Predicted 3D model of a 350-nucleotide part of an RNA (small-subunit ribosomal RNA, central domain) from a metagenome.
The full RNA is in RNAcentral, with records from SILVA.
[in-house]
Context: one part of a larger RNA
RNA sequence: CUGGGCGUAAAGCGCGCGUAGGCGGUGGCGUAAGUCGGGUGUGAAAGCCCAGGGCUUAACCCUGGAAGUGCAUCCGAUACUGCGUCACUCGAAUCCCGGAGAGGGUGAGGGAAUUCCCAGUGUAGAGGUGAAAUUCGUAGAUAUUGGGAGGAACACCGGUGGCGAAGGCGCCCACCUGGACGGAGAUUGACGCUGAGGUGCGAAAGCGUGGGGAGCAAACAGGAUUAGAUACCCUGGUAGUCCACGCUGUAAACGAUGAGUACUAGGUGUUGCGGGUGUUGACCCCUGCAGUGCCGUAGCUAACGCAUUAAGUACUCCGCCUGGGAAGUACGGCCGCAAGGUUAAAACUC
Repeated sequence: CUGGGCGUAAAGCGCGCGUAGGCGGUGGCGUAAGUCGGGUGUGAAAGCCCAGGGCUUAACCCUGGAAGUGCAUCCGAUACUGCGUCACUCGAAUCCCGGAGAGGGUGAGGGAAUUCCCAGUGUAGAGGUGAAAUUCGUAGAUAUUGGGAGGAACACCGGUGGCGAAGGCGCCCACCUGGACGGAGAUUGACGCUGAGGUGCGAAAGCGUGGGGAGCAAACAGGAUUAGAUACCCUGGUAGUCCACGCUGUAAACGAUGAGUACUAGGUGUUGCGGGUGUUGACCCCUGCAGUGCCGUAGCUAACGCAUUAAGUACUCCGCCUGGGAAGUACGGCCGCAAGGUUAAAACUC
């Protein structure tokens, strides 16, 4: 190098976009670089292999032959690959119409609830727990009514429902904006797939500057519990949670399953769009495409299970794995304000 793998045993980058590279639809013509056939030259000697011979044999030695998978060059072949050119439409893309959607951003608005403030009614309790206590309350609490302030989150609808590449997205309205899907044609004519580096996005927590702060709540304080209780329970409570801008770049970032294309029984639900039949109905039935669930055949799998949304059958490209611990650590590099991240060993040991 070949060979084996990556749902759960070690192993799919958190996710996009995309450079180089790798790979790439149909037909014709040309070329002949790869590829294939033949010739010639070369491929030293010795050795290996074959035949014969010499030492009494063998080892050993001698003679001849073959081989030498390679390289160069010439001639030829043209199926495949490459290159050039012409053409095509099924891949891809664009145009038009249509509806669906918590997709993203900005601004404005709404009601319920908690808390606080003011005022009224009202009186001795209220909170809280397994039971209590800390705590609040005669300076009038809790309860209740009216008014006001402020912040955060949007009950029901709500659904193995929808949208998004992933992270993620849920009150209403307007504006700006991305993508997917369905339908009928038309246009371009392979414009495609993947993607080392690179670049962007990226939950929560955390960091910087400035704001904001209702509820909740690390830390902290107190009360309980307990042998102890630096906890679980309770009363408080600060960062934080929220906003703007900047940073961080991680996760059980999970479907623990990379992306793309094609093929391979069915059954049943659901979402979006379309076509058709039927007593025109919030309907039913048949059917196409796109998504999303469940069950299941073949096949696969160590088993569990997967099974047209594959973990089946194949191809293309990328990433990754190679006994456990030491260790995702040390050192060095790069990044970061820091916290730390990323790349990533060895001794030793079993």